[in-house]
Context: one part of a larger RNA
């Protein structure tokens, strides 16, 4: 892991909680005491309630009308008050039992802590320290003090050579103790093995005996160690500690169906109240999601600069203060910039507004829609929810930004399947009772892959593209193509090409070594002309030379410039192999228009089921019509199955239960029949009762 069995909302009390059923009823219950109710108001003293009127739903009635319950008023009791007025109460229903449900107190649905406390509790066989009497330490090296001798010395003493054998001395794979580094193997928990390494006469190592005990010991101190347990051992008990936390919580169908928000809380993983869901009662005619009109509200978008504040340029004025600067010996004066005010011009604002929409919103009327098949409102029982998410739409704050963060309004997911988007919770379509058939939506129609190699007109040559959005990275700038519109030139011939000309005064003057159209400065005229610059560029040392402007000829019909739109290219670099989902495509790409077709659980048709309402009906049986039937948490309703008990009625040795296989019925829990096995019990119905339903809890026990 699997299989079998076990395994979690129970029981009691309380509440005179709620709903339902039943008994009795101004009483009910109890053996009784007594409890609840039948009278309240007031802090208390105390005082203490004659069903009168109106409206009106159901209902009744031919109608008028009556009218339980309901509503309004009156009246009455009491309290406050000077009064007015107001609070509570009365104009009559309770109580007991049972069932279900909820709350509270109890272990309170089950399992789960770390912990806290207690005990004449258990432990020093591990380990820490101490005490007692013991045991152990190959071999080698160095050579302290002391002592002896020689030499030196006046002396103290020195020196040399021996002797000697000190030491938390040295070397050391002896033993013994330890465990530094390495890696591998091994081993149910710090082990063992290999290589390497530290100590190895000492604060050394070891065996035995004894002592210290849990807020205590022991500790060369690490919170170490005290039996694989230590920042307070272990065992048992308090104990089912507590857990706002985690896990689990067992049959079916039908019906409705949320919230992740507000306020408060030592509150932020939790509660309470409200909101949103559900069920029931009451109520009895309106309700208001949409549209139109009318009368109102507003200060956003935008816009603007009239206010507040910021700000470009400019002009005038001012103040004399600051910087710079000029004149002056200085005093002082002039200029300019900054500064202040004003005018004009230009620009800006969430916390500016002379203005000012759309949307939004209040009231009224009308329309639509919902509602006597019972809306709105009101009361009560039961909840769950208080961690939300969002690549969505619109609008904001923070942030360079984010699949970022904080909000508002709506949608969606959560709790929603199905079709599309390659795959993909929240994007598009669309809300799935069951079966069959058809038609569409979004999206698609070359093949994978259902359906157009469809029709008409354009664009693209880049495999651009074949990607609605999310996704897909991209800009300034440069280059090409197409289209629309506009300007200019043009049969008095444009534009481009080709041919020819492009002159003279003059090499203008100045400057300069030179300066001749073309280093530079100044001026930029006149003449001849079809036209020709005192020269737009290249060039020369300076000339020369070559083009250009400009003119003519030739040629021929458009040429050229600009805005806008569309489209393509370059700009364009990423980490394991690329790609539009793929193949592949020149359309099977992009734009515009058309017609077909495919395509879902949508829509339609037919058949069937359930729920709710209405009709027929005495009826919950039966029949008919209509609408509805996604669903987590959760509310409500109805059922299936198990054990035992009572009643009733069946089956069984001509074969019960159980087990195995199969058939049939039911929406389902399940039921039933047949065959085999088995060999003695067992079923239906009506009631009652419960230690009543298993896949999950690292669940428990057993098996495997």
């Nucleotide at each position: 892991g699997c299989c079998a069995g076990g395994g979690a909302g129970u029981u009691g009390a309380u509440g005179u909680g709620g709903u339902g059923u039943g008994g009795c009823g101004a009483g009910g219950c109890g053996a009784a005491a007594g409890c609840c109710g039948a009278a309240g108001c007031g802090a208390a003293a105390g005082c203490g309630a004659g069903u009168g009127g109106g409206c009106g739903c159901a209902u009744c009635g031919a109608a008028a009308g009556a009218a339980a319950g309901g509503c309004c008023c009156g009246u009455c009791g009491u309290c406050c008050g000077a009064a007015a007025g107001g609070g509570c109460g009365a104009u009559c229903a309770g109580u007991c039992a049972c069932a279900c449900u909820c709350a509270u107190c109890a272990g309170a649905c089950c399992c789960g802590a770390a912990g806290c406390c207690g005990a004449u509790g258990u432990g020093a066989a591990c380990u820490a320290a101490g005490c007692g009497a013991g045991c152990g330490c190959a071999g080698g090296u160095c050579g302290a003090a002391g002592c002896c001798a020689g030499c030196c010395u006046g002396a103290c003493g020195g020196u040399u050579g021996g002797u000697g054998g000190a030491g938390g001395a040295c070397c050391g794979c002896a033993a013994c103790c330890g465990g530094u580094g390495c890696u591998a193997g091994u081993a149910u928990a710090u082990u063992c093995u290999g290589c390497u390494c530290g100590g190895g006469u000492g604060a050394c190592g070891c065996g035995c005996g004894c002592u210290u005990a849990g807020g205590g010991g022991u500790g060369a101190u690490a919170g170490u160690c005290c039996a694989a347990u230590c920042g307070a051992a272990c065992u048992c008990g308090g104990c089912a500690a507590u857990a706002g936390c985690g896990g689990g919580u067992u049959c079916c169908c039908c019906u409705c169906g949320a919230a992740a928000u507000g306020u408060c809380c030592c509150u932020c993983a939790g509660g309470a109240c409200a909101g949103c869901c559900u069920c029931g009662a009451u109520g009895g005619a309106g309700g208001u999601u949409g549209g139109a009109u009318g009368c109102g509200g507003g200060g956003u978008a935008g816009a603007g600069c009239a206010c507040u504040g910021a700000u470009c340029g400019u002009a005038a004025g001012g103040a004399c203060u600051g910087g710079c600067u000029c004149c002056g010996a200085a005093a002082g004066g002039g200029g300019u910039c900054a500064c202040c005010u004003u005018g004009c011009u230009g620009u800006c604002a969430a916390a500016c507004u002379c203005c000012g929409a759309a949307u939004c919103u209040g009231c009224a009327u009308c329309c639509a829609c919902c509602g006597u098949a019972g809306a709105a409102g009101u009361c009560g029982g039961g909840a769950g929810u208080c961690g939300g998410g969002u690549u969505c739409u619109g609008c904001u704050g923070g942030g360079u930004a984010a699949g970022c963060u904080a909000g508002c309004a709506g949608g969606c997911c959560a709790u929603c399947a199905c079709g599309g988007g390659a795959a993909c919770g929240a994007c598009c379509g669309g809300u799935g009772c069951c079966g069959c058939a058809g038609u569409u939506a979004a999206g698609g129609u070359c093949c994978c892959u259902a359906a157009a190699u469809u029709c008409a007109g354009g664009c693209u040559a880049a495999g651009u593209g074949c990607u609605a959005a999310u996704c897909c990275a991209a800009a300034a700038g440069g280059a090409g193509u197409g289209u629309c519109c506009g300007g200019u030139c043009u049969a008095a011939a444009a534009c481009a090409g080709c041919u020819g000309g492009a002159a003279g005064g003059u090499a203008g003057g100045c400057u300069u070594a030179g300066a001749a159209g073309c280093a530079g400065c100044c001026a930029u005229c006149c003449u001849u002309u079809a036209a020709a610059c005192a020269a737009c560029g290249c060039g020369u040392a300076a000339u020369a030379g070559c083009g250009g402007a400009c003119c003519a000829g030739u040629c021929u019909a458009g040429a050229u410039c600009g805005c806008a739109c569309a489209u393509u290219c370059c700009g364009a670099a990423g980490a394991u192999g690329a790609u539009c989902g793929g193949g592949g495509c020149u359309a099977a790409g992009c734009c515009u228009g058309g017609u077909a077709c495919c395509g879902a659980a949508a829509c339609u048709g037919c058949g069937g089921a359930g729920u709710u309402g209405c009709c027929c009906c005495a009826a919950a049986a039966g029949g008919g019509c209509a609408a509805c039937u996604g669903g987590u948490a959760g509310g409500g309703g109805g059922g299936c199955g198990a054990g035992c008990u009572g009643g009733u009625u069946g089956g069984g040795c001509a074969g019960a239960a159980g087990c195995a296989g199969g058939g049939c019925c039911g929406u389902g829990a399940g039921g039933u029949c047949c065959u085999g096995u088995g060999g003695a019990c067992u079923g239906g119905c009506c009631a009652g009762u419960u230690a009543u339903g298993a896949a999950u809890a690292u669940c428990c026990u057993g098996g495997u």

Source information
The part of an RNA shown here (large-subunit ribosomal RNA, domain II) has 704 nucleotides and comes from a Candidatus Micrarchaeota archaeon. The source organism's lineage runs through Archaea, Nanobdellati and Microcaldota. Its Rfam family is "Archaeal large subunit ribosomal RNA". The coordinates come from a structure-prediction model, not an experiment, and the mean pLDDT is 81. The sequence was found in a public genome assembly.